Bacterial RNase P class A from a Gemmatimonadota bacterium, 391 nucleotides, folded computationally. Its Rfam family is "Bacterial RNase P class A". By type it is a ribozyme. Gene Ontology terms of the family: tRNA processing, ribonuclease P activity and dimeric ribonuclease P complex.
[in-house]
RNA sequence: GGAGGGAGAGGAGGUCGCGGACGGGUGCCUUGCGGCGCGCCGUUCGAGGAAAGUCCGGGCUUCACAGGGCACGGCGCCGGGUAACUCCCGGGCGUCGAGAGGCGACGGAAAGUGCAACAGAGAACAGACCGCCGAUGGCGCGUGUUUGCCCUCCGGGGCGGCGGCGCACAGGCAAGGGUGAAACGGUGGGGUAAGAGCCCACCGCGUUUCCUGGAAACAGGGACGGCAUGGUAAACCCCGCCGGAAGCAAGGCCAAGCAGGAACCAGUGGCGGCCCGCCGCGCACGAGUUCCGGGUAGGCCGCAAGAGGCCUCGGGAGACCGAGGUCCCAGACAGAUGACCUCGGGCCGGCGCGAGCCGGUCAACAGAACCCGGCUUAUCUCCCUCCAUGC
Numbered sequence: 001g002g003a004g005g006g007a008g009a010g011g012a013g014g015u016c017g018c019g020g021a022c023g024g025g026u027g028c029c030u031u032g033c034g035g036c037g038c039g040c041c042g043u044u045c046g047a048g049g050a051a052a053g054u055c056c057g058g059g060c061u062u063c064a065c066a067g068g069g070c071a072c073g074g075c076g077c078c079g080g081g082u083a084a085c086u087c088c089c090g091g092g093c094g095u096c097g098a099g100a101g102g103c104g105a106c107g108g109a110a111a112g113u114g115c116a117a118c119a120g121a122g123a124a125c126a127g128a129c130c131g132c133c134g135a136u137g138g139c140g141c142g143u144g145u146u147u148g149c150c151c152u153c154c155g156g157g158g159c160g161g162c163g164g165c166g167c168a169c170a171g172g173c174a175a176g177g178g179u180g181a182a183a184c185g186g187u188g189g190g191g192u193a194a195g196a197g198c199c200c201a202c203c204g205c206g207u208u209u210c211c212u213g214g215a216a217a218c219a220g221g222g223a224c225g226g227c228a229u230g231g232u233a234a235a236c237c238c239c240g241c242c243g244g245a246a247g248c249a250a251g252g253c254c255a256a257g258c259a260g261g262a263a264c265c266a267g268u269g270g271c272g273g274c275c276c277g278c279c280g281c282g283c284a285c286g287a288g289u290u291c292c293g294g295g296u297a298g299g300c301c302g303c304a305a306g307a308g309g310c311c312u313c314g315g316g317a318g319a320c321c322g323a324g325g326u327c328c329c330a331g332a333c334a335g336a337u338g339a340c341c342u343c344g345g346g347c348c349g350g351c352g353c354g355a356g357c358c359g360g361u362c363a364a365c366a367g368a369a370c371c372c373g374g375c376u377u378a379u380c381u382c383c384c385u386c387c388a389u390g391c
Stems, first nucleotide, its partner, number of pairs: 001387008011343006018046007025038005048365001052376002055374005060247004067276004072243005077091005092106001093104004107238002112236002114232002129177002131173003136170002138167004144162003148159004185203006205225003209222005251301004260292005265286001267281004308327008345362007
């Protein structure tokens, strides 16, 4: 300097002031039980590790009993934990980092479609810009050669054969160079006219293949192989698994109060959309839908005893599980815990042999509202372990 993990979150005492529970007192009502209230007294309890974000998962409540399907949405390696999860633990693979460690967009590209600007010959079963070859065929050259044939003026000439040189036309190549983020396997050797998995060795890749380790993902090794079948799915899509909807302003009870009217119409309602099934109400004595208008916003429950906290023991590598013991730790409703004093704490400086004294400074992020398990974000102090470097 960096990485991983853990703990705490101003402590003790006092004065006044808030909210709940319990007990007492007191006012009113009641025959009584009891009920309502109080600015009274006492005891006791009273915001978080994130209460935040509302991102996931559930408990609970209502819709009927929540059924089936489509569509839509979510997740996606293996194993385990959990009430459940996109969470947690462990492992594998990939990637970043020098490392301790971090991250994960982690099923499928040989089912199909799409996309990759520009450059480039060519961007998926493609391709020739610069180049290489030109064996075979073609064209050209000449004081080459010849045991062949013909002619001969005997010097040679012509045809054919053999050989040489040149051109790069036909044709061959995709190895070398270039373009590009990426070019249809890589390195080395053989072969070839020059080349190419054309052949070989090693690597790479493939094979529901075999052996070893592992519960598995997977790792290592062997055999065979066409010698190879790009990338991208947080693009559409395919595959597997999961998901009914809405939410405490859910939903119940009591009290009080008002005012209904119009239109449509035989079907309609059943809480995201559609279909099926099922159930309810109704068919002119009007179910339902829509529009206009009126009243209410008061009180009580839900409302905190829980997938609960703490301690000990046992099991497990761990997340966590089991057993025993113990405790009750907020329930407000425009929404409660605030102010002051004393002591104490961390850090810095001074004095002092020391004990200690004096002065300064710091105390962050931030307030429950049905509850719980996570994730993410904000932030102060301390402790432990590990990595790297310097002395």